[in-house]
c-di-GMP-I-GGC riboswitch aptamer from Sporolactobacillus kofuensis, 83 nucleotides, folded computationally. Its Rfam family is "c-di-GMP-I-GGC riboswitch aptamer". Its family is annotated with cyclic-di-GMP binding in the Gene Ontology. The sequence was found by an Rfam model in a public genome assembly.
RNA sequence: AAUCGAAAUGGCACACCUAUUGAAAAAUAGGGCCGCAAAACUACGGGCCUAAGGCAAAUGCUAUGGCCGCCGAGUUGCCGAAA
Numbered sequence: 001a002a003u004c005g006a007a008a009u010g011g012c013a014c015a016c017c018u019a020u021u022g023a024a025a026a027a028u029a030g031g032g033c034c035g036c037a038a039a040a041c042u043a044c045g046g047g048c049c050u051a052a053g054g055c056a057a058a059u060g061c062u063a064u065g066g067c068c069g070c071c072g073a074g075u076u077g078c079c080g081a082a083a
Stems, first nucleotide, its partner, number of pairs: 004080002011036002016031006034069001040075003044072003047067003053062003
């Protein structure tokens, strides 16, 4: 020093519960088994979820709604054993 990830300090918070918002997916706040060195930020590429509205005779189709704790990419970043 970071292409690496031992330890420590501190941090984050899935399932689930409560409240609120929302058509839903989901989000926000509080609590919080699991887990996380980017589980910080950005929906940019892929992927996934939802389908109010629109289309359809209809099971349905569709993102303009979401998810970065699915993968990749970009930006920023704590600590410092071993190699």